[in-house]
RNA sequence: AGAGCAGGUCGGGCAACUGCGAGCACAGGUGACCGCGAGGUCGUGCUCGAGGAAAGUCCGAACUCCAAAGGGCAGGGUGCUGGAUAACGUCCAGCGGGGGCGACCCCAGGGAUAGUGCCACAGAAAGAAACCGCCGGGAGGGCGACAGUCCGAACGGCAAGGGUGCAACGGUGGUGUAAGAGACCACCAGGGGCCGGGCGACCGGCUCGCUAGGUAAACCCCACCCGGAGCAAGACCAAGUAGGGGGAGGAUGAUGUGGCCCGCGGACUCCCCGGGUUAGGUCGCUUGAGGCCCCGGGUGACCGGGGUCCCAGACGGAUGGUUGCCGCUCCGGUAGCCGGUGCGGCCGGCUCCGGGGGCACAGAAUUCGGCUUACAGACCUGCUCACCGC
RNA sequence: CGGGAUGUGGCGCAGCUUGGUCAGCGCGCGUGCCUUGGGAGCACGAGGCCGGGGGUUCAAAUCCCCCCAUCCCGACCA
Numbered sequence: 001a002g003a004g005c006a007g008g009u010c011g012g013g014c015a016a017c018u019g020c021g022a023g024c025a026c027a028g029g030u031g032a033c034c035g036c037g038a039g040g041u042c043g044u045g046c047u048c049g050a051g052g053a054a055a056g057u058c059c060g061a062a063c064u065c066c067a068a069a070g071g072g073c074a075g076g077g078u079g080c081u082g083g084a085u086a087a088c089g090u091c092c093a094g095c096g097g098g099g100g101c102g103a104c105c106c107c108a109g110g111g112a113u114a115g116u117g118c119c120a121c122a123g124a125a126a127g128a129a130a131c132c133g134c135c136g137g138g139a140g141g142g143c144g145a146c147a148g149u150c151c152g153a154a155c156g157g158c159a160a161g162g163g164u165g166c167a168a169c170g171g172u173g174g175u176g177u178a179a180g181a182g183a184c185c186a187c188c189a190g191g192g193g194c195c196g197g198g199c200g201a202c203c204g205g206c207u208c209g210c211u212a213g214g215u216a217a218a219c220c221c222c223a224c225c226c227g228g229a230g231c232a233a234g235a236c237c238a239a240g241u242a243g244g245g246g247g248a249g250g251a252u253g254a255u256g257u258g259g260c261c262c263g264c265g266g267a268c269u270c271c272c273c274g275g276g277u278u279a280g281g282u283c284g285c286u287u288g289a290g291g292c293c294c295c296g297g298g299u300g301a302c303c304g305g306g307g308u309c310c311c312a313g314a315c316g317g318a319u320g321g322u323u324g325c326c327g328c329u330c331c332g333g334u335a336g337c338c339g340g341u342g343c344g345g346c347c348g349g350c351u352c353c354g355g356g357g358g359c360a361c362a363g364a365a366u367u368c369g370g371c372u373u374a375c376a377g378a379c380c381u382g383c384u385c386a387c388c389g390c
Numbered sequence: 391c392g393g394g395a396u397g398u399g400g401c402g403c404a405g406c407u408u409g410g411u412c413a414g415c416g417c418g419c420g421u422g423c424c425u426u427g428g429g430a431g432c433a434c435g436a437g438g439c440c441g442g443g444g445g446u447u448c449a450a451a452u453c454c455c456c457c458c459a460u461c462c463c464g465a466c467c468a
Base pairs, nucleotide, nucleotide: 002385003384004383005382006381007380008379009378010377012326013325014324015323016322017321018320020049021048022047023046024045025044026043031042032041033040034039051361055372056371058370059369060368061367062366063230064229065228066227070262071261072260073259075226076225077224078223079222080094081093082092083091084090095109096107097106098105099104110221111220115219116218117215118214119213131162132161133158134157135156136155140151141150142149143148170188171187172186173185174184175183189211190210191208192207193206194205195204196203197202234283235282236281237280244273245272246271247270248269249268256264275467276466277465290309291308292307293306294305295304296303297302327359328358329357330356331354332353333352335351336350337349338348339347340346391464392463393462394461395460396459397458400417401416402415403414410448419435420434421433422432423431441457442456443455444454445453
């Protein structure tokens, strides 16, 4: 100094003024305002106030209600092995396969001799194959100089060659044979058995000629997992007399319950018309599988112990605006320097100036753990390959 | 905030279950015939890579995964 691989951090900074949301404290005081009401708002000070993805809602959980979530069928999901975890389709470490010179990256990666289905067109045949062909065979026939020669049906053997196709019954070479063939031999690919190593996926060795396609993101088989709904869950209050009218079902069991049955439980449920509500108020509502630091264990994901901190909770949906300085970047310049050409002009680079523009993707809504997707730019760490110099 | 459905010529749709030469139907559009002219009718034709990307497979509109867009439903009291 070039090309790259893996991992991580930040994602404009500082200050002043002024707003907005929330918590706490104090003051005031039982006030004033809004509301029929439940309730809410009103002062001052301090503190806090978006993200790595808050997003997509694709998985897994917590929490709440239904029985404390029960049994069976159906259905759905996952799929190499061993771990991690509250759990997972996530993560870690390995195994096998593939790619790259390499650092490293990718893989829905169980079972196709449990069964079934499908494999279009082409091709004889897409499953245990004879179309062309090769070989044996010779019914019969042609020619003939009568020595022969040629054609050749039935029947039988053959997967070596041709052809079709994504795919044709292990591959290449040889021996062998009438022609052929794991029939036999050598090497290679796969499989079975035995032995050894490993917790295991699997690996190594020996041996057996054992070799019947593909597809399971087709049905299916095997193993494991899954009850349903979702904070508009749910709980407590308040007002309204329109807590109304009509229809259907219901102790022969409605509903919970969702596809069905059983079990539990035991009186309402559904539809249509209509009424009310700034779609009434408060809680749930943010302390949590929580963040940071240190020590210890583990290859690692992660776990254990100690210390320390409190870090948004709106629903009229807050987290904003203005100014100054700085950083990065773009644009402009009648500024300067350098290079390209003989000069000018022009072009490129650097510096300077400018109260000129911009600062990615995007924004909480019950809460976590992941995955996926979007993302200008800046920085850090480790490693690989190639070149040059010493 | 939560749940669900759809995407195929210009428009409205079928095909997806059971993957194959399967891309089709109607309206619309273009050309020609018919007509004095227009409409109607008849004949012929153009126009698509199936919302985008990736995967499985010999082969994908169809099966699987991830994105994008559009649409629909869901409050409480009684």